Annotation:
This is a predicted structure of a 520-nucleotide part of an RNA (small-subunit ribosomal RNA, 5' domain) from an uncultured bacterium.
Context: one part of a larger RNA
RNA sequence: GAUGAACGCUGGCGGCGUGCCUAACACAUGCAAGUCGAACGAAGCAGGGGGGCGGAAUCUCUCCGGAGGGGAAGCCCCCCUGACUGAGUGGCGGACGGGUGAGUAACGCGUGGACAACCUACCCCGCACUGGGGGACAACAGCCGGAAACGGCUGCUAAUACCGCAUAUGCGCACGGCCCCGCAUGGGGCCGCGCGGAAAGCGCAUGCGGUGCGGGAUGGGUCCGCGUCUGAUUAGCUUGUUGGCGGGGUAACGGCCCACCAAGGCGACGAUCAGUAGCCGGCCUGAGAGGGUGGACGGCCACAUUGGGACUGAGACACGGCCCAGACUCCUACGGGAGGCAGCAGUGGGGGAUAUUGCACAAUGGGGGCAACCCUGAUGCAGCGACGCCGCGUGAGCGAUGGAGUACUUCGGUAUGUAAAGCUCUGUCAGCAGGGAAGAGAAUGACGGUACCUGACCAAGAAGCCCCGGCUAAAUACGUGCCAGCAGCCGCGGUAAUACGUAUGGGGCAAGCGUUAUCC
Repeated sequence: GAUGAACGCUGGCGGCGUGCCUAACACAUGCAAGUCGAACGAAGCAGGGGGGCGGAAUCUCUCCGGAGGGGAAGCCCCCCUGACUGAGUGGCGGACGGGUGAGUAACGCGUGGACAACCUACCCCGCACUGGGGGACAACAGCCGGAAACGGCUGCUAAUACCGCAUAUGCGCACGGCCCCGCAUGGGGCCGCGCGGAAAGCGCAUGCGGUGCGGGAUGGGUCCGCGUCUGAUUAGCUUGUUGGCGGGGUAACGGCCCACCAAGGCGACGAUCAGUAGCCGGCCUGAGAGGGUGGACGGCCACAUUGGGACUGAGACACGGCCCAGACUCCUACGGGAGGCAGCAGUGGGGGAUAUUGCACAAUGGGGGCAACCCUGAUGCAGCGACGCCGCGUGAGCGAUGGAGUACUUCGGUAUGUAAAGCUCUGUCAGCAGGGAAGAGAAUGACGGUACCUGACCAAGAAGCCCCGGCUAAAUACGUGCCAGCAGCCGCGGUAAUACGUAUGGGGCAAGCGUUAUCC
């Protein structure tokens, strides 16, 4: 000098940051990923219309027994409309965003290259197409099982769900021919022939989509050179091991996996083993070289209760998906089930120590949707903490008869000290009152009646902490008497202690000041 700090004393305001470094310990509760009715069928609700049953009020006639007209309420069915509702089929998204640092000494990361060994949904550009059929399964209904979670059977049904068929280029595969190119395996173009391969419709009639091929953009995958902590009181390590041939698998190369063959491969230029650790841009320090560090922010990686596995998908071996095993917690009718905060808050625990179960989608960004819009603990804000940095204030000028008090004193006085009082001013910040934004393109503002502006009032509401023997800036008195105590080092204290304690005075820094810890 620095810190994600803590502790002691103290504490007025604001801005911007920042806040579990420990138990990757366990978690109550709420929220954190949905959306589309312009893909689809059915149901409910609301409004309107129609029909059937029903027969009220009331009117007419009456021989008073009744008859006729009239059509309300209510119930049922059908049709239309609805930016109404939840469930289901289907699509896209849930692989992003957010968290953590356990593991990892590794092509994990950094840097520079390579892919003639690769993929890429949505988006953009270009070319071509969008023809014609079929059978189901949810929802629903009925029945059944179960305490529940959930499930079974039968029957009906729609689609942009599923499956054949047609057509098809510069697509794929195989064969043949020609041409061009390369750093090896090899790559590219053209032609012929054979085989194979698509699609989906909806609409408010502006539009939104679907399929194939080629190109782009973006994002990824793989490989390589170099660099990347400590220990030799770890010296040998290795059998899919090292290489080959053939195959499987993958988007793709590869011993990635497998059969067979060979006997190789690594190592004092430190293999193997052990310990420690996420890496970097950066950050701290330093004149630099270097040393230390990797919290916040940004990039990459890894992980999601522990271990393993695949499914779906353009993309995962998938934090808020699935399956199995383990530990733990909860429910149970004991047969069986449910769960995973290293998301945001919050709780217990651990700890010297680290915050609100807040507001809003107004902005930025993301997902879905043609859109309206919906969702978004990402984000924007607010709350708490002097945790840090920065800024401001706690007043300014004048004021000596140097008051009182306090301390010291040689008792004369000296110091506190222009300090106070007093007079004259000012009015920051806080408080009160009035006005009141920008941030938003037409509308829409959580922040927020905030920032800011104006006005009135009044010196008022706002100073402490450490030190004073030398290093080191600042001394006297009293108390104590090697006691009580101090101390970073040297060292103080045993009767006059500038070193302990108190007081007065002084020095330093200041809303902080000291101490402790750690790094240079």
Source information
The coordinates come from a structure-prediction model, not an experiment, and the mean pLDDT is 85. Its Rfam family is "Bacterial small subunit ribosomal RNA". A reference for the family is Yusupov et al. (2001), "Crystal structure of the ribosome at 5.5 A resolution", Science.